Source information: A computed fold for a 352-nucleotide part of an RNA from an uncultured bacterium, annotated as small-subunit ribosomal RNA, central domain. It matches the Rfam family "Bacterial small subunit ribosomal RNA". Its family is annotated with structural constituent of ribosome and ribosome in the Gene Ontology.

Context: one part of a larger RNA
RNA sequence: CUGGGCGUAAAGGGUCUGUAGGCGGAUUAUUAAGUCGGAUGUGAAAUCCCCGGGCUCAACCCUGGGAACGGCAUUCGAUACUGGUAGUCUAGAGUGUGCAAGAGGAUGGGGGAAUUCCUGGUGUAGCAGUGAAAUGCGUAGAGAUCAGGAGGAACAUCAAUGGCGAAGGCACCUUUCUGGGGCAACACUGACGCUGAGAGACGAAAGCGUGGGGAGCAAACAGGAUUAGAUACCCUGGUAGUCCACGCCCUAAACGAUGUCAACUAACUGUUCGGAGUCACUAAGAUUCUGAGUAGUGAAGCUAACGCGAUAAGUUGACCGCCUGGGGAGUACGGCCGCAAGGUUGAAACUC
Numbered sequence: 001c002u003g004g005g006c007g008u009a010a011a012g013g014g015u016c017u018g019u020a021g022g023c024g025g026a027u028u029a030u031u032a033a034g035u036c037g038g039a040u041g042u043g044a045a046a047u048c049c050c051c052g053g054g055c056u057c058a059a060c061c062c063u064g065g066g067a068a069c070g071g072c073a074u075u076c077g078a079u080a081c082u083g084g085u086a087g088u089c090u091a092g093a094g095u096g097u098g099c100a101a102g103a104g105g106a107u108g109g110g111g112g113a114a115u116u117c118c119u120g121g122u123g124u125a126g127c128a129g130u131g132a133a134a135u136g137c138g139u140a141g142a143g144a145u146c147a148g149g150a151g152g153a154a155c156a157u158c159a160a161u162g163g164c165g166a167a168g169g170c171a172c173c174u175u176u177c178u179g180g181g182g183c184a185a186c187a188c189u190g191a192c193g194c195u196g197a198g199a200g201a202c203g204a205a206a207g208c209g210u211g212g213g214g215a216g217c218a219a220a221c222a223g224g225a226u227u228a229g230a231u232a233c234c235c236u237g238g239u240a241g242u243c244c245a246c247g248c249c250c251u252a253a254a255c256g257a258u259g260u261c262a263a264c265u266a267a268c269u270g271u272u273c274g275g276a277g278u279c280a281c282u283a284a285g286a287u288u289c290u291g292a293g294u295a296g297u298g299a300a301g302c303u304a305a306c307g308c309g310a311u312a313a314g315u316u317g318a319c320c321g322c323c324u325g326g327g328g329a330g331u332a333c334g335g336c337c338g339c340a341a342g343g344u345u346g347a348a349a350c351u352c
Base pairs, nucleotide, nucleotide: 004323005322006321007306008305012320014202015201016200017199021195022194023193025089026088027087028086029085030084031083033082034081035078036077037076038075039074040073041072042071049066050065051064052063053062054061092192093189094188095187096186097184098183099182104178105177106176108174109173110172111155116150117149118148119147120146121145122144126137127136163170164169207248208247209246210245211244212243216242217241221237222236223235224234259319260318261317262316263315264314267297268296269295270294271293272292273291274290275289276288277287278286279285301308302307325352326351327350334345335344336343337342
């Protein structure tokens, strides 16, 4: 490079926005760059191929002619498709109007249950813990119980196969600010679109820096057990951390292990949010159709099988990312990034 692939065998970038680039709806005119045809010139000779001739035959030998030289240039044409230019359109995309849904984000305030601690009352000998114990707490009055107070963190039930978000993720109530999506009927803009190398933004947990905070939990650590040992599992304690503000880190089984967008292709069942109709018509409702999600079956088809199956892993198109035997190794070296931890890019020898 060509090919074949990427749910589980190697392989979808953690996610989005978007630059270059690639690709791009309907229609009219024009142009003739791509594309197609003709002509001319050139494409040295030798070589290769074809038809002959010559070395007594033959040859990687000599010689005559032809073809070819896949190409390039000039010129004359063709105009379906692609491109350019000019115009028009509304099916893609977007804007406006109305309606309803939602743990979407940020911010201030508020709430109750529970744990712990403190104070006071009642009250007396145990409590706690385990497989069994012990360490531990308690006559300096614990545990239990009642009342009051402090403080931090998380929000039972509702709760769902439920909802929202690009992903990470988001759940007590409420204020303010704010993003996105859906549906309905019309009006408007008129291809404004899709993807996206670089780039930028976001990105769980842990970790780092500075300053707060610290109830519970709890790496490290200490003690008690267990055990042959026990640097563990179990128990009693317990510091970072977990929480807040600001700044870093940038990784995950960041998973649907399934990139984004668009089109097409049987049915059935649930559920969430809209819309329209019919029945009932007082309500609760029942039922049909339809749009957007989210789950469960399943025809065709696909698949190595498992399974997937209108939310495709089916049938196609556009663009990006990635794979190419196992180990060595996501290592070494170098670059870039980081305060560090480390991240990212990413080999080879050797070996099977």
The full RNA is in RNAcentral, with records from ENA and SILVA.